[in-house]
Context: one part of a larger RNA
Molecule: small-subunit ribosomal RNA, central domain
Organism: uncultured organism
RNA sequence: UUGGGCGUAAAGGGCGCGCAGGCGGUUUUGUAAGUCAGAUGUGAAAUCCCGGGGCUUAACCCCGGAAGUGCAUAUGAAACUAUGAGACUUGAGUAUGGGAGAGGGAAGCGGAAUUCCUGGUGUAGCGGUGAAAUGCGUAGAUAUCAGGAGGAACACCGGUGGCGAAGGCGGCUUCCUGGACCAAUACUGACGCUGAGGCGCGAAGGCGUGGGGAGCGAACAGGAUUAGAUACCCUAGUAGUCCACGCCCUAAACGAUGAGCACUAGCUUCGGGAGAUUCUGACGUCCCCCGGGGCGUAGGGAAACCGUUAAGUGCUCCGCCUGGGGAGUACGGCCGCAAGGCUAAAACUC
Numbered sequence: 001u002u003g004g005g006c007g008u009a010a011a012g013g014g015c016g017c018g019c020a021g022g023c024g025g026u027u028u029u030g031u032a033a034g035u036c037a038g039a040u041g042u043g044a045a046a047u048c049c050c051g052g053g054g055c056u057u058a059a060c061c062c063c064g065g066a067a068g069u070g071c072a073u074a075u076g077a078a079a080c081u082a083u084g085a086g087a088c089u090u091g092a093g094u095a096u097g098g099g100a101g102a103g104g105g106a107a108g109c110g111g112a113a114u115u116c117c118u119g120g121u122g123u124a125g126c127g128g129u130g131a132a133a134u135g136c137g138u139a140g141a142u143a144u145c146a147g148g149a150g151g152a153a154c155a156c157c158g159g160u161g162g163c164g165a166a167g168g169c170g171g172c173u174u175c176c177u178g179g180a181c182c183a184a185u186a187c188u189g190a191c192g193c194u195g196a197g198g199c200g201c202g203a204a205g206g207c208g209u210g211g212g213g214a215g216c217g218a219a220c221a222g223g224a225u226u227a228g229a230u231a232c233c234c235u236a237g238u239a240g241u242c243c244a245c246g247c248c249c250u251a252a253a254c255g256a257u258g259a260g261c262a263c264u265a266g267c268u269u270c271g272g273g274a275g276a277u278u279c280u281g282a283c284g285u286c287c288c289c290c291g292g293g294g295c296g297u298a299g300g301g302a303a304a305c306c307g308u309u310a311a312g313u314g315c316u317c318c319g320c321c322u323g324g325g326g327a328g329u330a331c332g333g334c335c336g337c338a339a340g341g342c343u344a345a346a347a348c349u350c
Base pairs, nucleotide, nucleotide: 003322004321005320006319008303012318014201015200016199017198021194022193023192025088026087027086028085029084030083031082033081034080035077036076037075039073040072041071042070049065050064051063052062053061054060091191092188093187094186095185096183097182098181103177104176105175106174107173108172109171110154115149116148117147118146119145120144121143125136126135162169163168206247207246208245209244210243211242215241216240221235222234223233258317259316260315261314262313263312266295267294268293269292270291271290272289273288275286276285277284299306300305323350324349325348332343333342334341335340
């Protein structure tokens, strides 16, 4: 509970699709529900307000008026909202032609490196650290050469770069597939925006079943350090990390900035596309559209800063906040195999 707010003070839902709802372009015409006008009825009396009167005054009382913002009825108006019918093209969408991209899914393939195995060469160390030790090594290690196995990740290109709604996406090829952008026309004719619930997606980690397991590596063990060292450092190392399927549903899920539309100086740079100039072209220059950055005007801001990718100026819709702690906890409910998640207080206290 009116308000005022939500980048950093409390506050933007992790992200999308979308039912209901809210809101909605230009124009003609009908209706008259909302709306507006005057009218009629009603809106008890007392009280309140105004004028007047009565108790010596006042309180109090009496008379008259006004008000009673409302409701109902009938009449009228038609700008706006609504609604019916019709029209339009600028919002939205479709078709055509292009080029860009780590967008998604599946299959196959490749090289470097680590580790392991086999064999060769070779001999006493290797490894590790601040220094060491545990550890590995004469049963031949480390180093080096050849061959093989297997798993995971893809150096350079690589970017201040690109794509995606977000999470996120990076070797190469093929197949399937989503979205955006540009150009020129044609078409549909408001089909739009938002979106409580709902549904779907959702890093890491965790769970279930089965596989896989090179490297790394919670836990655990050992060696050090230390007063101690349940750590930081070292040697090992299980789960996990990987795959398939099914769950979990959280995050500093961040731009700590919801979505859409419109308006409001510029400069510069990067990516995609079109055009003009040039000679058909390339490069350069100019210009238009879309996207990613830097700076900056007005304006905003507590400031730092933001500034056509707004945190400026407006409108529409959703979410959220309302002193700190208690507490994102208890209880209840819903979800989950569990871990736990979602929803979410109070006493008390400052």